[in-house]
Molecule: transfer RNA
Organism: Pirellulaceae bacterium
RNA sequence: GGGGUCGUGGUGUAACAGGCAGCACAGCAGACUUUUAAUCUGCCGAGUGCGGGUUCAACUCCCGCCGGCCCUA
Numbered sequence: 001g002g003g004g005u006c007g008u009g010g011u012g013u014a015a016c017a018g019g020c021a022g023c024a025c026a027g028c029a030g031a032c033u034u035u036u037a038a039u040c041u042g043c044c045g046a047g048u049g050c051g052g053g054u055u056c057a058a059c060u061c062c063c064g065c066c067g068g069c070c071c072u073a
Stems, first nucleotide, its partner, number of pairs: 001072007010025004019056001027043005049065005
């Protein structure tokens, strides 16, 4: 240099014939308990790496760029 793949809350991960982003852990509050832990209940938190395009509508499709990993030269 060429090709492939991935980038989503604090962390891990789901959502793909396009339809208003879910789950677990963590965190916070409460119940239980002598207290802690465990368990149960509730709450909080991301508009999806960045910039454009297509569309009524984009995490999803298209283009460029940035970064990680793999293959190849």